Source information: Predicted 3D model of a 350-nucleotide part of an RNA (small-subunit ribosomal RNA, central domain) from an uncultured Verrucomicrobiota bacterium.

Context: one part of a larger RNA
Parts: sequence; C1' cells; structure tokens
RNA sequence: CUGGGCGUAAAGCGUGCGUAGGCGGUUUGUUAAGUCUGUCGUGAAAGCCCUGGGCUCAACCUGGGAAUUGCGAUGGAUACUGGCAAGCUAGAGUACGGUAGAGGAUGGUGGAAUUCCCGGUGUAGCGGUGAAAUGCGUAGAGAUCGGGAGGAACACCCGUGGCGAAGGCGGCCAUCUGGACCAGUACUGACGCUGAGGCACGAAAGCGUGGGGAGCAAACAGGAUUAGAUACCCCGGUAGUCCUGGCAGUAAACGGUGUGCGUUUGGUGUGGGAGGAUUCGACCCCUUCUGUGCCGGAGCUAACGCGUUAAACGCGCCGCCUGGGGAGUACGGUCGCAAGAUUAAAACUC
Repeated sequence: CUGGGCGUAAAGCGUGCGUAGGCGGUUUGUUAAGUCUGUCGUGAAAGCCCUGGGCUCAACCUGGGAAUUGCGAUGGAUACUGGCAAGCUAGAGUACGGUAGAGGAUGGUGGAAUUCCCGGUGUAGCGGUGAAAUGCGUAGAGAUCGGGAGGAACACCCGUGGCGAAGGCGGCCAUCUGGACCAGUACUGACGCUGAGGCACGAAAGCGUGGGGAGCAAACAGGAUUAGAUACCCCGGUAGUCCUGGCAGUAAACGGUGUGCGUUUGGUGUGGGAGGAUUCGACCCCUUCUGUGCCGGAGCUAACGCGUUAAACGCGCCGCCUGGGGAGUACGGUCGCAAGAUUAAAACUC
C1' cells in the first nucleotide's frame, strides 16, 4: 500500500464558515474524453512457461510457440460517467402570513441577601468545632431598630422545559440584531453535499492596560488535628473572581458517537406549530410537521448496549487509528509578552 477499524479496546479535529478538490436530481439532443469492441503497429534479445531437437543423460546449448496483462494509431458502439446545448421541479433557496424561545450586543432599572459606615436601644459575651483554640468584644461587640454606601449574583417561576454551531445562555424594561419552526401560494431553476489548506468563534484558569473590589478565595499567616500534617477542620487573607479594550486557544471542549441525504415495525411522556372532529367556547380525542426524553422490535454489537434523535441498511465527503513504555516528550519549525500551545520523532526497553 491493500485490508480492517474509530460509543466503552488504539482511533471523530472543541465548533462553525468556506477555497481547492472529491461527489452530485430529472428530461431531450449532441459529442465520443472515460468505458466497450474490431484492425494495424509496437511491446529488442536472453530468461520464465509450453512443445520439438543436439551433446550417452542432466546441467547446458538450440528451433518454434505462448506470454509480454502495456502503449500508440485507426474504424465502430453509446447504456453508464464526463463535456456542450436546451428544458423540468421532487433537492436547495427567495418573497408573503404567523409562532415560540435564559440566542447575541448595548443602555437603563428593581428587590432580597452578605459586608462596611453612622445613629438609637441594650449588656457580657460573640464566633467557631468532633472537642477546642487562634479571632472579635466593656475603647460597648453579638442581638435589635432606623438611615446610608458599595459590589456581585438574580430565590420562587425552573421543567430528562427552551434557545444556540459549539463554548454557552436565567430578575425586569427598551433599542439593535442572528437563527429556527408552521401553513399555504408565488418565484428562481440543481444554484447542492462535504471540505485538505485558510478564516472565524471558542468554558475555566492564566498574561498585559486602566478601573472596580461586597462576598468568596489559590498563595501566605495563625489556631487545631497528628508520630509528622508543607493537608483535610477553624480564624484571617492577597492575587483572582467583576468591568474595559487586547493576548492566550486549552478541557472528561463528552452523547467519550464528524457531517449531509435516503430507507427500515412500535408504545409512551413533553416543548413549538397547523389541520380535523366535537362543543357556546376551551379541554379531552384524531391526523400531521418540527424538537426533546424514556421503553422497546427487527437488525447490529466481543459484550455492555444502540435501536426512525441508530451504534440498523446504503451512498457522498472529511478527520483519525495501527502493541505497551519512552512521549504527546526531545530536537527543529510555526505561533505567543510570558506561561505555554501546535506540529512531532528516535535510541533504549517489555
């Protein structure tokens, strides 16, 4: 390489957009590049293989054939693939009418709670633990009432509920804005799928700038525990957590399951929509589309399990795997302010 694989054994890029490329609905015509077929030329000789001959045989030598799966030229075939032309509407998309939503961005605003400050009442404790102690408090704490400041997060509603490509998104209001779904009509006419490179987004922690800082809290310090205790528990506490505009680019970035399309028994719950039946109307009921769960059939699977949201049956395209350790390391390259990220071996060893 061929082959076999990728939920859990090694293996799906964190996610999307998209370039090249690969693949591509339906009808007619045309072309004849791929494809099929005839003929011709070529495919040196030797060797291999088949079949004769010569050395007494054989090795060896020698005649003929086959083979040389290929290439070129030329004549033909036209189903399929491709090219070209003209159409079509079932794929894809657009417009019009509706619907739901923590989708995104910006600005504003609300109440509860914690903390701190001021004032009132009031007196000896508070706090914390397995038990304590450090700590706070007669300079008046804790408790309680009133007032104020400030930051962060939004109880109930809240739901295997919703939205988003993923990361993720939750008080309320406004503005701007992306996508999805449903019903039917009109329009475009294959405009599609995937996607090496590329580009963009990307939790937390981290880095640099300027702010902010209530609570929490790496580091640090103290008190305990203990043989020790650089921990678990307790009293404190700084980065950080928040905002701004940059960088970083990772994760058990998980459904450990790439994406698109088609096909294949069912039951039951739930979100959004449409239609029908019934009704005064709603609910219930039936049908259907689109999500999201559970249970299960065939089938698949090493088993576990998956099972119309497939891990079933097929097609297209991409990524990835190839014994364990060494190692996601070294070196080199690229990127980064750094931390580091990415690409990625070998010796040796079992």
The full RNA is in RNAcentral, with records from ENA. The prediction has a mean pLDDT of 90.